Lysine riboswitch aptamer from a marine sediment metagenome, 163 nucleotides, folded computationally. The sequence is in RNAcentral, with records from MGnify. The prediction has a mean pLDDT of 78.

RNA sequence: AGAGGAGCGAAUGCAAUCAGUAAACCGAUACGUCAUGGGAAACGGUAUCGAUUGAAAGGUGCAUUUGCCGAAACCGUUUUUUCCGCCCGGGAAAACACAGUUGGGAUCAUGUCCGAACAGGCAUGGUACUGUCAAUCACCUUAAAAAAGGCGAUUGAAGCGCU
Numbered sequence: 001a002g003a004g005g006a007g008c009g010a011a012u013g014c015a016a017u018c019a020g021u022a023a024a025c026c027g028a029u030a031c032g033u034c035a036u037g038g039g040a041a042a043c044g045g046u047a048u049c050g051a052u053u054g055a056a057a058g059g060u061g062c063a064u065u066u067g068c069c070g071a072a073a074c075c076g077u078u079u080u081u082u083c084c085g086c087c088c089g090g091g092a093a094a095a096c097a098c099a100g101u102u103g104g105g106a107u108c109a110u111g112u113c114c115g116a117a118c119a120g121g122c123a124u125g126g127u128a129c130u131g132u133c134a135a136u137c138a139c140c141u142u143a144a145a146a147a148a149g150g151c152g153a154u155u156g157a158a159g160c161g162c163u
Stems, first nucleotide, its partner, number of pairs: 001163002005069001007068009023053002026050006034044001037088003072102003076098002079095006103130002106127008132157006139150003
């Protein structure tokens, strides 16, 4: 420097879903400071019903662009930042560093996370497939053998690998 292959990420646009949901306004009723664990402000708040208006994020699909081949993902620890209406507690998300695991995608099963979800993520195991290297065997080429190369099969290993 390069390769693996429905290879791994990111961004933008569009579409469906999310959802007639959350929320807001109006009316009625109940509670009488009610709330997420504990508190607090307020002309307050919570819950239910009816009517009007009515989202978004994450996740998914397609298209385009782009960075790459520990690409990337996950677990653990430290620090920082943000969010959950205010404070404490608690929870969640993101970034950096260190250390560890996984060659790759598909599919099935189990478990788990988030979630509206039968979508998606993650972990473990199974099934076949695929790329690399090593070993063995058969065939072909080179010049008889050895060696090398090509092709096929079997077994095994791991990316700090292979060329």